Source information
A computed fold for a 91-nucleotide RNA from Paenibacillus flagellatus, annotated as c-di-GMP-I riboswitch aptamer. It was read from a public genome assembly, where an Rfam model found it. It matches the Rfam family "c-di-GMP-I riboswitch aptamer". About the family: GEMM was predicted in a large-scale screen for bacterial structured RNA regulatory elements.
RNA sequence: UGGAAACAAAGGCAAACCCGUUGAAAAGCGGGGACGCAAAGCUACAGGGGCUAAGGCGGAGUUGUAUCCGCGAUGCCAGCCAGCUGCUCGA
Numbered sequence: 001u002g003g004a005a006a007c008a009a010a011g012g013c014a015a016a017c018c019c020g021u022u023g024a025a026a027a028g029c030g031g032g033g034a035c036g037c038a039a040a041g042c043u044a045c046a047g048g049g050g051c052u053a054a055g056g057c058g059g060a061g062u063u064g065u066a067u068c069c070g071c072g073a074u075g076c077c078a079g080c081c082a083g084c085u086g087c088u089c090g091a
Stems, first nucleotide, its partner, number of pairs: 003089001005088001012037002017032006035079001041084003047081002049077003056071005
């Protein structure tokens, strides 16, 4: 220096759930809380994949609204794969 992820050291992050809040929703933010994580750090326009469907479009319905169904991301997910970067250590 590359690099495996055992033993250690210093630590770090924070699932579900609950409360508050933003949002049409997915989900985000804050507090509590720990299922777990060697990248659970960053990246959503490097790429793949997933979630929601407000506005919009089409259809049903109706006197007309309401309502229902389908399409569909410009919205969201990095703790799905992945890309980039990084700490410690030396069986």
The model forms 95% of the base pairs in the Rfam consensus.
Taxonomically the source falls in Paenibacillus (Bacteria, Bacilli, Caryophanales, Paenibacillaceae).